[in-house]
Predicted 3D model of a 73-nucleotide RNA (transfer RNA) from Actinomadura sp. KC216. It matches the Rfam family "tRNA". Rfam's curators write: Transfer RNA (tRNA) molecules are approximately 80 nucleotides in length. Rfam classes the family as a transfer RNA. Lineage of the source: Bacteria > Bacillati > Actinomycetes > Thermomonosporaceae > Actinomadura. The RNAcentral record of the sequence draws on ENA.
RNA sequence: GUGGCUCUAGCUCAGUUGGAAGAGCGGCCGGUUGAAGCCCGGCAGGUCUCAGGUUCGAUUCCUGGGAGUCACA
Numbered sequence: 001g002u003g004g005c006u007c008u009a010g011c012u013c014a015g016u017u018g019g020a021a022g023a024g025c026g027g028c029c030g031g032u033u034g035a036a037g038c039c040c041g042g043c044a045g046g047u048c049u050c051a052g053g054u055u056c057g058a059u060u061c062c063u064g065g066g067a068g069u070c071a072c073a
Stems, first nucleotide, its partner, number of pairs: 001072007010025004019056001027043005049065005
């Protein structure tokens, strides 16, 4: 340089033929315990990588950028 793939919560990842966002772990609070752990209940935490376009409506479709990764050179 060329081509492919990925980017969503602190981490690992789901996510619908486009209808507006979730799980596990982690964090915090409570229950339980003599105290902790385990377990149970609850809560917080998101510009869905960025900008534009299409659309009544975009994490999802299109275009361009960025980062990571793989292959080729």
The coordinates come from a structure-prediction model, not an experiment, and the mean pLDDT is 82.